[in-house]
Context: one part of a larger RNA
Molecule: large-subunit ribosomal RNA, domain II
Organism: Ancylomarina euxinus
RNA sequence: GCCUACGAGUUACUCCUCACUAGCAAGGUUAAGGUCUUCAGGACCGGAGCCGAAGCGAAAGCGAGUCUGAAUAGGGCGAAAAAGUUAGUGGGGGUAGACGCGAAACUUGGUGAUCUACCCAUGGUCAGGCUGAAGCUCUGUUAAUCCAGAGUGGAGGGCCCAACCCGUUGACGUUGAAAAGUCUUGGGAUGAACUGUGGGUAGGGGUGAAAGGCCAAUCAAACUGAGAAAUAGCUCGUACUCCCCGAAAUGCAUUUAGGUGCAGCGUCAGAGUAAAGAGUUAUAGAGGUAGAGCUACUGAUUGGAUGCGAGGGCUUCAUCGCCUAUCAAAUCCAGACAAACUCCGAAUGCUAUAACUUAUAUCUGGCAGUGAGCCCGUGGGUGCUAAGGUCCACGGACGAGAGGGAAAGAACCCAGACCAUCAGCUAAGGUCCCCAAAUGUAUGCUAAGUUGAACAAACGUGGUAAGAUUGCAUAGACAGCUAGGAUGUUGGCUUGGAAGCAGCCAUUCAUUUAAAGAGUGCGUAACAGCUCACUAGUCGAGCGAUCUUGCGUGGAUGAUAAUCGGGCAUAAGUAUACUACCGAAGCUAUGGACUUCUGUUGAAAGAUACAGAAUUGGUAGGGGAGCAUUCUAAACAGCGUAGAAGGUGUGUGGUAAUGCAUGCUGGAGCGUUUAGAAAAGCAAAUGUAGGC
Numbered sequence: 001g002c003c004u005a006c007g008a009g010u011u012a013c014u015c016c017u018c019a020c021u022a023g024c025a026a027g028g029u030u031a032a033g034g035u036c037u038u039c040a041g042g043a044c045c046g047g048a049g050c051c052g053a054a055g056c057g058a059a060a061g062c063g064a065g066u067c068u069g070a071a072u073a074g075g076g077c078g079a080a081a082a083a084g085u086u087a088g089u090g091g092g093g094g095u096a097g098a099c100g101c102g103a104a105a106c107u108u109g110g111u112g113a114u115c116u117a118c119c120c121a122u123g124g125u126c127a128g129g130c131u132g133a134a135g136c137u138c139u140g141u142u143a144a145u146c147c148a149g150a151g152u153g154g155a156g157g158g159c160c161c162a163a164c165c166c167g168u169u170g171a172c173g174u175u176g177a178a179a180a181g182u183c184u185u186g187g188g189a190u191g192a193a194c195u196g197u198g199g200g201u202a203g204g205g206g207u208g209a210a211a212g213g214c215c216a217a218u219c220a221a222a223c224u225g226a227g228a229a230a231u232a233g234c235u236c237g238u239a240c241u242c243c244c245c246g247a248a249a250u251g252c253a254u255u256u257a258g259g260u261g262c263a264g265c266g267u268c269a270g271a272g273u274a275a276a277g278a279g280u281u282a283u284a285g286a287g288g289u290a291g292a293g294c295u296a297c298u299g300a301u302u303g304g305a306u307g308c309g310a311g312g313g314c315u316u317c318a319u320c321g322c323c324u325a326u327c328a329a330a331u332c333c334a335g336a337c338a339a340a341c342u343c344c345g346a347a348u349g350c351u352a353u354a355a356c357u358u359a360u361a362u363c364u365g366g367c368a369g370u371g372a373g374c375c376c377g378u379g380g381g382u383g384c385u386a387a388g389g390u391c392c393a394c395g396g397a398c399g400a401g402a403g404g405g406a407a408a409g410a411a412c413c414c415a416g417a418c419c420a421u422c423a424g425c426u427a428a429g430g431u432c433c434c435c436a437a438a439u440g441u442a443u444g445c446u447a448a449g450u451u452g453a454a455c456a457a458a459c460g461u462g463g464u465a466a467g468a469u470u471g472c473a474u475a476g477a478c479a480g481c482u483a484g485g486a487u488g489u490u491g492g493c494u495u496g497g498a499a500g501c502a503g504c505c506a507u508u509c510a511u512u513u514a515a516a517g518a519g520u521g522c523g524u525a526a527c528a529g530c531u532c533a534c535u536a537g538u539c540g541a542g543c544g545a546u547c548u549u550g551c552g553u554g555g556a557u558g559a560u561a562a563u564c565g566g567g568c569a570u571a572a573g574u575a576u577a578c579u580a581c582c583g584a585a586g587c588u589a590u591g592g593a594c595u596u597c598u599g600u601u602g603a604a605a606g607a608u609a610c611a612g613a614a615u616u617g618g619u620a621g622g623g624g625a626g627c628a629u630u631c632u633a634a635a636c637a638g639c640g641u642a643g644a645a646g647g648u649g650u651g652u653g654g655u656a657a658u659g660c661a662u663g664c665u666g667g668a669g670c671g672u673u674u675a676g677a678a679a680a681g682c683a684a685a686u687g688u689a690g691g692c
Base pairs, nucleotide, nucleotide: 001692002691003690004689005688006687011096012095013094015093016092017091018090019089020088021087022086023085024084027051028050029049033045034044035043036042055062056061065077066076067075068074099237100236102234106227107226108225109224110223111222117201118200119199120198121197122196123195124194125193126191128160129159130158131156135152136151137150138149139148140147164188165187166186170183171182172181203219205215206214207213240626241625242624243623244622245621250263251262252261253260254259264370265369266367267366268365269364270363271362273276277358278357279356280355281354282353283352284351285350291344292342293341298338299337302334303333304332305331306330309327310326311324312323313322314321373398375396376395377394378393379392380391381390382389403414404413405412418592419591420590421589423588424587425586429582430581431580432567433566434565438579440578441577442576443575444574445573451569459554460553461552463551464550465549466548467547468546469545470544471543472542480538481537482536483535484534486511487510488509491505492504493503517532521530522529593616595614596613597612598611599610600609627681629678630677631676632675633674634673635672636671638670639669646665647664648663649662650661651660652659653658
């Protein structure tokens, strides 16, 4: 991992509540117990008790009233509106383990020191080699000691290194040879050494050269029996089918925030009326949002004009006075701002009335689930007008929604799947190939593979196309080429110099001219030189400036090679217009089914049949109808050795759970109908056991 078997809403109660069924009914009913009997869901006694028929008050008590109160007031709770009760079945609740499995823990009684920690008693073990303390002896020396030398001696938590003890390093091993090892390397190895045997200390306790270590592969409180099915607002699992409806992720509260209560939203049953609900149109209203506005307020605000006042300066003994490259109230002109501004002011939405179209709405009761939401669009708060951020509001979708499109994708676009069909039409989106359908038509644009990863930006761009305005031009434009571009004068000043060209000034003049600046740039120390403006000639037809628009182009940088979905495409890109086609579970066609409503038939009620209309996606969840398994009762006076159950095939019926028939196997029991009762259906629980 698979298969087989087992495996989870059960049972009890003088309990509570609701629905249905049945009995009796202002009443209903017996319990314990007893008697009888055909001895079983039996009959009959038994009225103790319980519920109901009356409430109010703490109570005495009074009573359709009562309590409070001084009250005949007011107010509270009641009556007037009125049906209960007993039993059965079912839906919920309560108390019990209460749908199943699951803690970590707690309490209490015991069992453990054969592992290990420490201790006690009694034993055992430590090859070999090295070093050479004290003491002693001898000699020398000394007055005698001290001291020196030689020898002897054999100390030490001494040295090296086996056994022994340990476990430093690395590798291997990691479903191991091993639930801690092997190999290598390493530490101690006469000591606080190692070790045998026997004994001691016990669980909030021991022991600990102390690591929360160890106390039998278990330790921040051992193991084991019991309380005990502890508790688990938590996780997981919870078993056959079909049909109808179908949510929520919100508000308030919560030692509350992943729980719960009430409300909201779902479903089922019932009720009843001036049909309340929903939508459209019209009319009438309330309102202060969007917008707009502000010499209409409050506040904020830019420029200008005027300048109360202030600062600074001058003046004066002081006052007065004068001036200002400063600030600036108020007023005026122009401009412009506001969630907590408004002289104004929509659209929606809301309320009411009427008409029309639809068929909901409301109340009562049973049962729920939900109370983590999420994305997109729009209006806002917050944040950085950041977030797949966060918090509200309105709408949609997903959730609980399949199908087609967007390459792929919960939410985007189209569209809501009852079933069948090798039929048709369309939506979004597409029509060269992958890939169904146009290598469609017309007119343009683009040359960047732009398109075609991002709508990539500011800012650039004599890329190209179209348009507008305007200037010059056969009296010859624009560009090119040829020639000229002069004189007073080196203008004046400045300067070492300043001559068109460092700088300053200017009446930047005047002359000759076809034209030529007291000079556009390069250049020189200053001149010189080159050039431009300007003019003529040559040439021969368009040439400039500004603005707008389309498509391009640079800007363009990311971490594993690249790509429009790919191939690829100069259209198969792009703009405008048009036609055809493809394209979904949409719509249509044909056949069939379910549900609900209406009508007819029928009828005690119902059921049934026919016709018509509208339905039939669905999680949590509510409601309805069934299938199968085991057992019981009755009937079939059923089936069966001429072959039951079971196994394994085949055929066939039913919307499904499943039924029926039959072949082979098997070898003795089993079914159908109507009722009843359940140890009543497995794919999941890191489910349990067995097998492979």